[in-house]
RNA sequence: AUAAUAAUUCGGGGCGAGGUGCGAUUCCUCACUGGCGGUAAAGUCCGCGAGCCUUAGGGCACGAGUCGGUGCAAUUCCGACACCAACGGUACAGUCCGGAUGAAAGAAUUAUUGA
Numbered sequence: 001a002u003a004a005u006a007a008u009u010c011g012g013g014g015c016g017a018g019g020u021g022c023g024a025u026u027c028c029u030c031a032c033u034g035g036c037g038g039u040a041a042a043g044u045c046c047g048c049g050a051g052c053c054u055u056a057g058g059g060c061a062c063g064a065g066u067c068g069g070u071g072c073a074a075u076u077c078c079g080a081c082a083c084c085a086a087c088g089g090u091a092c093a094g095u096c097c098g099g100a101u102g103a104a105a106g107a108a109u110u111a112u113u114g115a
Base pairs, nucleotide, nucleotide: 003113004112005111006110007109008108009107010106016030017029018028019027031095032094033085034084035048036047037046038045043083044082051060052059053058065081066080067079068078069077087098088097089096
């Protein structure tokens, strides 16, 4: 340095101001947020994870980016202007409450075994 097995720990962020209204952190204007692996550093590229239904096969949901610049290399950096965000509740919710003190992609550490 590497493989297998086991255990333990960790493992998702965000409504501030104004307006309308009996009532809105839900509508309108501005604001704010960005899980995990890969790759030139990514919410929008490639892949993975969370929800619901079904005896099962399987089904539903599973979003969104362009232009210019630098560079060997970037839809990842820099600049500009855009866009997206499950389900139940409630005045219509990415940001509130709830399933969830949950689950999981995965990350780290330790132990054992083998080469």

A computed fold for a 115-nucleotide RNA, annotated as FMN riboswitch aptamer (RFN element). It was read from a public genome assembly, where an Rfam model found it.